RNA sequence: AACAGGCAAACCCGUCGCGAGGCGGGGACGCAAAACCACGGGCCUGGAUCCCCAGGUAGCCGGGUUGCCGAA
Numbered sequence: 001a002a003c004a005g006g007c008a009a010a011c012c013c014g015u016c017g018c019g020a021g022g023c024g025g026g027g028a029c030g031c032a033a034a035a036c037c038a039c040g041g042g043c044c045u046g047g048a049u050c051c052c053c054a055g056g057u058a059g060c061c062g063g064g065u066u067g068c069c070g071a072a
Stems, first nucleotide, its partner, number of pairs: 006031002011026006029059001035065003039062003042057006
């Protein structure tokens, strides 16, 4: 390259949450891991007030695990 396909940003509707945001439906900006994991960093949220506690983000980066195809 090629086969089979896969996922689904923003936005809209519904729903859960104090919130960040999550879930379902619609919808595609894009993605070769845009599959999974909060271990490290970043960013975001809630609460404390002495910089700590709790949470979110995997489609922010790093890392770990697994996976389709095959000119390799």
A computed fold for a 72-nucleotide RNA from a soil metagenome, annotated as c-di-GMP-I riboswitch aptamer. Its mean pLDDT, the model's own confidence on a scale to 100, is 89. Its Rfam family is "c-di-GMP-I riboswitch aptamer". Rfam describes the family as follows. GEMM was predicted in a large-scale screen for bacterial structured RNA regulatory elements. The RNAcentral record of the sequence draws on MGnify.